[in-house]
RNA sequence: AGAGUUUGAUCCUGGCUCAGGACGAACGCUGGCGGCGUGCUUAACACAUGCAAGUCGAACGGGGAUAAUUAGUGGAAGGUACUUGUACUGAAAGGUAAUUAUUCUAGUGGCGGACGGGUGAGUAACGCGUGAGCGACCUGCCUUCUACAGGGGGAUAACAACGGGAAACCGUUGCUAAUACCGCAUAAGACCACGGAGCUGCAUGGUUUUGAGGUCAAAGGAGCAAUCCGGUAGAAGAGGGGCUCGCGUCCCAUUAGCUAGUUGGUGAGGCAACGGCUCACCAAGGCAACGAUGGGUAGCCGGGCUGAGAGGCUGAACGGCCACACUGGAACUGAGAUACGGUCCAGACUCCUACGGGAGGCAGCAGUGGGGAAUAUUGGGCAAUGGGGGAAACCCUGACCCAGCAACGCCGCGUGAGGGAAGAAGGUUUUCGGAUUGUAAACCUCUGUCCUAUGGGAAGAAGGAAGUGACGGUACCAUAGGAGGAAGCUCCGGCAAACUACGUGCCAGCAGCCGCGGUAAUACGUAGGGAGCGAGCGUUGUCCGGAAUUACUGGGCGUAAAGGGUGCGUAGGCGGUCCUGUAAGUUGGAUGUGAAAUACCCGGGCUCAACCUGGGGGGUGCAUGCAAAACUGUGGGACUAGAGUACGGGAGAGGAAAGCGGAAUUCCUAGUGUAGCGGUGAAAUGCGUAGAUAUUAGGAGGAACACCAGUGGCGAAGGCGGCUUUCUGGACCGAAACUGACGCUGAGGCACGAAAGCGUGGGGAGCAAACAGGAUUAGAUACCCUGGUAGUCCACGCUGUAAACGAUGGAUACUAGGUGUAGGGGGUAUCGACCCCUCCUGUGCCGGAGUAAACACAAUAAGUAUCCCGCCUGGGGAGUACGGCCGCAAGGUUGAAACUCAAAGGAAUUGACGGGGGCCCGCACAAGCAGCGGAGCAUGUGGUUUAAUUCGAAGCAACGCGAAGAACCUUACCAGGGCUUGACAUCCGAUUAAAGCCAGAGAAAGCUGGUGUCUCUUCGGAGGAAUCGAGACAGGUGGUGCAUGGUUGUCGUCAGCUCGUGUCGUGAGAUGUUGGGCUAAGUCCCGCAACGAGCGCAACCCCUGUUGUUAGUUACUAACGGGUAAAGCCGAGGACUCUAACAAGACUGCCGUGGAUGACACGGAGGAAGGUGGGGACGACGUCAAAUCAUCAUGCCCCUUAUGUCCUGGGCUACACACGUGCUACAAUGGCUAAGACAAAGGGAAGCGAAGGGGGAACCUGGAGCAGAUCCCAAAAAAAUAGUCCCAGUUCGGAUUGUGGGCUGCAACCCGCCCACAUGAAGUAGGAGUUGCUAGUAUCGCGGAUCAGCAUGCCGCGGUGAAUACGUUCCCGGGCCUUGUACACACCGCCCGUCACACCAUGGAAGUUGAGAGCACCCGAAGUCGGUGAGGUAACCUUAGGGAGCCAGCCGCCGAAGGUGAGAUCGAUAACUGGGGUGAAGUCGUAACAAGGUA
Repeated sequence: AGAGUUUGAUCCUGGCUCAGGACGAACGCUGGCGGCGUGCUUAACACAUGCAAGUCGAACGGGGAUAAUUAGUGGAAGGUACUUGUACUGAAAGGUAAUUAUUCUAGUGGCGGACGGGUGAGUAACGCGUGAGCGACCUGCCUUCUACAGGGGGAUAACAACGGGAAACCGUUGCUAAUACCGCAUAAGACCACGGAGCUGCAUGGUUUUGAGGUCAAAGGAGCAAUCCGGUAGAAGAGGGGCUCGCGUCCCAUUAGCUAGUUGGUGAGGCAACGGCUCACCAAGGCAACGAUGGGUAGCCGGGCUGAGAGGCUGAACGGCCACACUGGAACUGAGAUACGGUCCAGACUCCUACGGGAGGCAGCAGUGGGGAAUAUUGGGCAAUGGGGGAAACCCUGACCCAGCAACGCCGCGUGAGGGAAGAAGGUUUUCGGAUUGUAAACCUCUGUCCUAUGGGAAGAAGGAAGUGACGGUACCAUAGGAGGAAGCUCCGGCAAACUACGUGCCAGCAGCCGCGGUAAUACGUAGGGAGCGAGCGUUGUCCGGAAUUACUGGGCGUAAAGGGUGCGUAGGCGGUCCUGUAAGUUGGAUGUGAAAUACCCGGGCUCAACCUGGGGGGUGCAUGCAAAACUGUGGGACUAGAGUACGGGAGAGGAAAGCGGAAUUCCUAGUGUAGCGGUGAAAUGCGUAGAUAUUAGGAGGAACACCAGUGGCGAAGGCGGCUUUCUGGACCGAAACUGACGCUGAGGCACGAAAGCGUGGGGAGCAAACAGGAUUAGAUACCCUGGUAGUCCACGCUGUAAACGAUGGAUACUAGGUGUAGGGGGUAUCGACCCCUCCUGUGCCGGAGUAAACACAAUAAGUAUCCCGCCUGGGGAGUACGGCCGCAAGGUUGAAACUCAAAGGAAUUGACGGGGGCCCGCACAAGCAGCGGAGCAUGUGGUUUAAUUCGAAGCAACGCGAAGAACCUUACCAGGGCUUGACAUCCGAUUAAAGCCAGAGAAAGCUGGUGUCUCUUCGGAGGAAUCGAGACAGGUGGUGCAUGGUUGUCGUCAGCUCGUGUCGUGAGAUGUUGGGCUAAGUCCCGCAACGAGCGCAACCCCUGUUGUUAGUUACUAACGGGUAAAGCCGAGGACUCUAACAAGACUGCCGUGGAUGACACGGAGGAAGGUGGGGACGACGUCAAAUCAUCAUGCCCCUUAUGUCCUGGGCUACACACGUGCUACAAUGGCUAAGACAAAGGGAAGCGAAGGGGGAACCUGGAGCAGAUCCCAAAAAAAUAGUCCCAGUUCGGAUUGUGGGCUGCAACCCGCCCACAUGAAGUAGGAGUUGCUAGUAUCGCGGAUCAGCAUGCCGCGGUGAAUACGUUCCCGGGCCUUGUACACACCGCCCGUCACACCAUGGAAGUUGAGAGCACCCGAAGUCGGUGAGGUAACCUUAGGGAGCCAGCCGCCGAAGGUGAGAUCGAUAACUGGGGUGAAGUCGUAACAAGGUA
C1' cells in the first nucleotide's frame, strides 16, 4: 500500500466482498510447564447457610468467674484419753459473708455504623467534564493559638417483684450510677439589635475600631505522684462538603408550539446558605427553528480499541464523580444520611404461627436455584497495606494480602542437539525408467530446560529491643536419574503462501465474494504431499480500518444518484474605495489549571519478557492579565467605479380590455343538374332518385388568424402571432445632472404557473377521449374508415403538476479568435441611400487554451475564482405505506421500513442484427430453354410392421448419401446349434506329427474313425507346424465425434483476414484496410499519418485452341514404284493428319476516343486466339461443440463360458402411407421398317475374345489375334435418305402378368440379369409451389470403376447443336461504407404484464389484548409543619394555690400506594383484504429494444 466482482472487451460511476488490528468473549478440535493479569456483558430475577461493624470496664451502676485475705461455719484423715464406742483435739476440702486483685460482660453512656465494599436500574440533568464564583454557606475527628472548667439538682435503664403473650416482645410497681440529663454563677470571646469613626470594593456591600444593652459554657477518668487522656467557649489551618454561573455533552421535525408557581416584583416563612424553596398579594410574563415541548436511547469522565491524521466506536478491569440498595413514600438521630447489613408507613413476595399476631431484604464475600452461547471456592490469613474503637495491650475488618478453578488474555520456556545414503522398509504416485515422503527414521555420539527423587532454603519485618509469615518448605540453590513423560489446528481454484491420486457424477456436498459439482473436479469426500501458525489453531459475534462509501482535513449534481417549474422577498450568510478610533474575532509571549494511573522518552527491579517502578517531557483545552493593530467586526468622517433616480431616443407576437376584418369548414334557403358521392392498401359502415356529391347566389354561427415568418422579436418562467384604440410592465442606447454602498443570495413565506381535470353559468362551427358501427386479424376492447358526447371557446373560482429541458440555480470578475443575425450609438464616405471601420445589448454557429469517464463544453463555459441557496449517497421494494398539511374530488406535498439482489448504471469500442440508408456483385430476380410437383417404374428416406427388418447421415450443407454394386459370403441384425487362452498376436511347458484325403451320423460348424507322415543337421539338436495344459493376455462394427488425431462438408473461389514499426486515443481500439476512380478481385491508380509486409486474389502447374522445330512405329500417305475385288496392303517417304517432347504466341504491346497526361474503359488494326481465350487442380483468418469412435488411429468407461468367436437358416428386398432423387412416357421436331455414314475416351490374361458355324433371340460353339497407336470389346447413336402410320389411349406408352428359354454361380423360392411369344395398366403436358442452365449448355449415344452375376445410379467420352439476358425496382445469398440498438449463446437475440401454484416479509381491518407516560376526581398510611390540647407532667419560678415549658390525644394542609373516568401514544394479535418480493422448465398474448414493424 491494495485486491476480487457489472462488459465480448474498455474507461468511468457505484455498491457488495476480502486481506489488518482489537475483545470481560462463546463454540469446535487439540492441550506440557511457569510468571503476570482477567473472569454473570443475560434476570436491578428469587435467595437456604455462614461470615462481611464494631469497640471502649481508663465514662457508669450492676452481674458472673478466678485468686488472696479476714470473719464465722464445717468437720474427713490423723492424734490423745479410755468404759471399745464415746469424748476431746484438730489442719484441710467444701460452703457463707466482706474486702482486695485479675478477668468476662447484658445494660446506661461515648465514638464509629454517612467510611470501606457492591451495582448501573433510574437519570439527556449543572448529572458529568472543564473553567470560574460564593461580598450567600457548613464542617465531627486532626494541627496551632487564646480563655476557662465554680457550685448544685432531678431522673432513668440494668436489676427485683408482679402481670400479659405461642412467639416477637410488652406493661405496672419499686431501687440505683455516670463523661447521660437540667438550672445557677463567671464571659476573654462569640452572637443579636441600636449608635459613632476610618479604610475599601464589583451592585446588594466588605472590613477595622469603638460606645452602651441583651443572650450563651463546661466532665470527668487513670495514676502514689509527676503527668497523661478527655471537657467548654472562641480564632485560624488542613482536609471534606453545599450552592451558583460560562462552555461542552446521543437520535427522531412523520414531536412545532410549550408553560399558572408558570416568569418577575413586594412582603413573610423556611434553610447551613442563595433562591417560587414555600406562602399571600400584584404584574403578565418566560421558553422556542441557534430546535422549546414530546418520544426513544443512555450513568458521565480520565481512559480503551482503531486510524497517517482528522475522526469513528466504546466506557469491562484500575482511578474520579453521580445515582441506587425488594418497590414507593417519609422523617428521626447526627458534624455529616433523608442512611445497603437503622426507624416508620404502604405494596408485592417469602417464611414462622397456638390464627390473635410476628419475621425478612446478598446490586458486600463465598454459595444455591433460575435465565443464558457464557463467567470461578460455601478456601487461608489479618503476616503486610489501610480503616474503626481504645491511654494501651488488644479487638474487629470476605477492605486487603494470599491460595484454589478456567489456554479467557499477554509474556517466557520446552517437547531434544550433532552426525547419519544402502537415499532401507512402508505409504503415495508413475510415461514402470523413476519421483516423493527424506537426514526424515533406524543407528552412533551428546545435552539436561521442564520432569522425578533427595538435601539445603529465602527476601517480603516497618518499630528502641525481643517477638511476629497466611502465602510456604513456595521462589531459589546443589546432587542424582534418564531422550525418557510433552503437537496440534487450519488451509492448498482466484483474491492468497501451498497439487496430485482415487471416490462421487447438478447427487452428496462446498462457499467470505467471484463461484465449484451434470464421468477425466488442483473448488465436494478420502489419502499422499505441501503451505501457514503453533500450546494452540480455526469458526461465530462486535468495533475501527481499508471506505475520499457523509468528503473539516477530503466528494459531487449536462448524459452515471443529484439544480427547486419561475419570480418577489423575511430571517440569516456574504459584501466597493479612502481616513480615523476601538480591540470582539485574530496573532504573540506570560501566569494558573489541565489529579493519579495510562500513552511517549531516558533509566531501574524480577535470569529475559509480560509485569512492576524512579525521573522527564508533552498535553491541540479553559481561564486571567499584558502587548500588536495588518485583516474581519464595530463607532465616526469622506468618496463614486457597484446600485438607483431624473433627462433624450428608438425596437418589440410583453400583459389587460373594447371594437373591427377577410379567407376557409359546417349548417340553412333557393337555383342548375343526375346517379352516384365518400372513403381505403383493398373495402365496407355512412350519405344519395324524398335528388346527394358537384356548382351558383343569399343567409347563420363558432373557432382559428395563411402569405409576411426568419436557429427573428418580447417575457422571470409557463408562454405570446389578423387589424385598430385605450390602459400598463420591463429591457436597450445616449449623455453624465442627482443620491452615496442604498448591494448579492435567499431557509420559511407570498405570488405566478402548459395541458388535462373539477365547480357554477354561457357558448358550441371544426376537431375529438368515452361510445357505436365498418374493416383488418388466429383474436383486435388497437393502429385504418364512417359517425360521435364530454372537452376544446368565454366569464368567475379551484387544482399546482409536466421530458415545467439547455435534462446545465443565481450574482460578480477574469481568460485567443472567426463568422452570421436583431436593436441602438459613433467614425469615415457621399448630394444622398448603400458599402467600410468601431462601441454597447441580445441571439446562433465554428473553434484554441483549459476542463471532462468519454460524449462534449468552450466569453450565453461544463474554463479560472469568490459568495449564497437547492439537491445526491447501490438497484428493487417506492415516490409506495403510515402520519401530518393542502384540495370539492381527482389528487398533490412531505416521505419511510421489512424483505430481496450483486449488481443496477453512464460514455465510448468491436461485432452481430434491423420489416434503417447508400454503393456493388452472383442463373439472385428478370428474359428464355428444359424440368420437378400429376402417371408407371427404379432408388433412397421417414413411418409402420417384424424374431430381425443392423448401424450411421437430418434445413441449405441427410434422403441414386457411407454402399465403385446385401442370393451365401459381405453382415455389423434375428432364431437356433456350438467353442471358451479362444477365429487372430506374443511368451512358457509337455506331446507329436500336422495339413491334406476317405468314410460315418449331423442343417452345417465341429465331432468320431481311417489314411497320411515336413526341412536342415556337426546326429547333440535346430527350424517352421500342429495338438494338449496353465496363465499373462487376445477379442469387441460395445458407449462417448460433447474427451481426441486424421479426414470431410459448408459459408465460398466470397475478397477478404492479419502483422511489424510509426501515429492518434486514459483505454477497449483506431489508423493502415477509410476516401475519389477502376477491377472478376484489398485488381490497380490517385489522395491521405502513415510506411511496409504476410496469408488469400492473380500468375507459376495440367488439359484444350494456332504455329514452328525435333522424332517417325503399331499411326499417316502427297509424289514415285509394286499390288488387290477393295484396302497404306507392300517398297518407299517425313510433305500432310496424327502421335509426344521442346519452343513460339497475347503483353491493353499498337492506333483512336473518353478519363485527371493515371488506373482503366470503349472502338479499331493485326492475329488461330483480345482484354483473367475456355476448362481443371488449387479453398485465406475463421464459423457451424457441423459429420465421422462403423475406413483408420486413439484416451476413458463397459463385456470376458460373452457385448468375443464359429456355423445353418432368416433378415437388411417387409408395405394402409408420406417425402426426396431419377428413368420411361403421354407422341407426328414423333413411332416403326429398310439399306447405309461419321467419333472420342477407355478396358482387356482366372481377361478381351475375331473370323467361321448353330439358334428367331438371349446365347452356344469356335478359338485366330492381343499384356495392346498393331488384336479384341466395337454396333456408335441421334442425324441424313426412302417408306409407312394420320391424332386415336393409337403402329403412342410400356407397367403388370403368363408361358418357354438363356447366362452367372455350390445355390437364383424368399431375392439376379437377359431373350422370345403373349398380355397391354396408368398416362392426352401435370394445382399451390419449386429446380437447373448464359455456349460447346439443353439433346444423342459410347466407355469405365465396383463386379462370378446384377445400374434407370456414379465417374468419364465425344456427335448434332439452340433460345434469351431490357435491366437491378423486387425475392434469396454475399461484399464495402454508414446509422440505430436495452443484442454479445449475438434477432432462432432480448424482454413486459395479467392469470395459475409455492414460500416470505409487509399495509389496511370489525375487533381482542397489553405497556409506559400524562390529566381530572375519590380515598388517604406514615410523617414534618400548623392549630388545639378540659387529659398527663421530675428538674426551673413560686406568695406552694399554681405557673412556664413539654407530652399524649384530637383537628387541618400536604401527602405514597390504591380506586374511578375520559382521551392520547406505542406494541402484540385477527376473519377478511391490498399490493410487493422470490421461485429450472406452466397459461395468454407481444408492450419495449432496429423506423421493434402505429417512432
Predicted 3D model of a 1495-nucleotide RNA (small-subunit ribosomal RNA) from a metagenome. The coordinates come from a structure-prediction model, not an experiment, and the mean pLDDT is 84.